[in-house]
RNA sequence: UCGGUCGUGCGUGAUGGUCGCGGUCUGCUUUCGGCAGAUCGAGGAAAGUCCGAGCUCCAUAGGGUAGGCUGCCAGGUAACGCCUGGGCGUCGAAAGGCGACGGUAAGGGCCACAGAAAACAUACCGCCCGUUUUUUCGGGUAAGGGUGAAAUGGUGGGGUAAGAGCCCACCGCGCGUCUGGUAACAGUCGUGGCAGGGUAACCCCCAGCCGGAGCAAGGCCAAGUAAGCGGUGAGGCUUGACCCGAGCCAUUUGAACCGCGGGUGGGCCGCUCGAGGCAUCGGGUGACCGGUGCCCCAGAUAGAUGACCAUCCGCCUCCGGGCGAACAGAACUCGGCUUACGGCACGACCGACCGU
RNA sequence: UGGCCCGUCGUCUAAGGGCAAGACACCGGUCUUUGGAACCGGCGAUGGUGGUUCGAAUCCACCCGGGCCAA
Repeated sequence: UCGGUCGUGCGUGAUGGUCGCGGUCUGCUUUCGGCAGAUCGAGGAAAGUCCGAGCUCCAUAGGGUAGGCUGCCAGGUAACGCCUGGGCGUCGAAAGGCGACGGUAAGGGCCACAGAAAACAUACCGCCCGUUUUUUCGGGUAAGGGUGAAAUGGUGGGGUAAGAGCCCACCGCGCGUCUGGUAACAGUCGUGGCAGGGUAACCCCCAGCCGGAGCAAGGCCAAGUAAGCGGUGAGGCUUGACCCGAGCCAUUUGAACCGCGGGUGGGCCGCUCGAGGCAUCGGGUGACCGGUGCCCCAGAUAGAUGACCAUCCGCCUCCGGGCGAACAGAACUCGGCUUACGGCACGACCGACCGU
Repeated sequence: UGGCCCGUCGUCUAAGGGCAAGACACCGGUCUUUGGAACCGGCGAUGGUGGUUCGAAUCCACCCGGGCCAA
């Protein structure tokens, strides 16, 4: 210098002014409210609603069934399907990337077509032996061919009528011992001729986790659901997939439900101070944790967060000027994941070439 | 704002992981003087991108689109 890998930060430029909108506080005026000043006012994804929690109610929720989710090991965390570190597999020359990564030697199901045979059964061609005048028939074989996505360990040698883990060596696999490691796992040594196809994002088994609903949760105030008429009627409700258990209301003076009739569709709280942010010190490989100091940082309710001007800065320019962009916009709040996105800045690492 | 469901020819429905089927519509032909009916033939689809699997409309993940419910 070029090519590549991984990550971090920012994200409608900065400062000032004018006008406008929403919240809070203070003051004045006033009692419907208005005015003035101060201060605050969208995002990295506020999005999808895919996971996990807080919070609230259901009986602070008990027993069982069903159902759902996760799946190498260790750690982090309030928790997680998230994150960090490690192991293994795989891709890459490397930096590094990716991985639903438990179990098919518990059981069941499925494996179209082709093929002899798709899982305990078997032999189409071939090879070999016997028989036979050739044909044929009987037997052996699983090396070779053929089918298929997949065919009963692989390579080489010995052996044999031909062959075969039949025997041997190496590799692979299973079992056992020892060593290292918290563990996943890795390695050494010994041993077994080999357990026996694929599929568990099919059922299932193993291990672990999960009660349900969601701020239109839930609570308060005001008004109302009234009165009345007709019908069904012995059960109904809390209760949410079901059962048990527990509780409440009612059983003809009738719970509950249906229809008619007749109403509300204001307001307040929840609501923003929180597993919070920034700085710094310490621990840890890291995710993260702990100490100290400082700060308060949107809370509207059909929804505010906008526009203009000046100067500077950056980019483009046909020198007149123009542009400052993409995805997008809070609605109870957090931690993640995923998806969308014009551009800018910074850092670490790998490789090639050149120079010293 | 929260919760839930569904996407297959132009339309309406099928399809136990194994060649995407049918009806109506559309197009062409036969018949008819012409049209209709009838008969014959044809066109035409799994919302998208990945993954699991030998093989995906079907199973899984993420997007896209549409619909329903809730004082």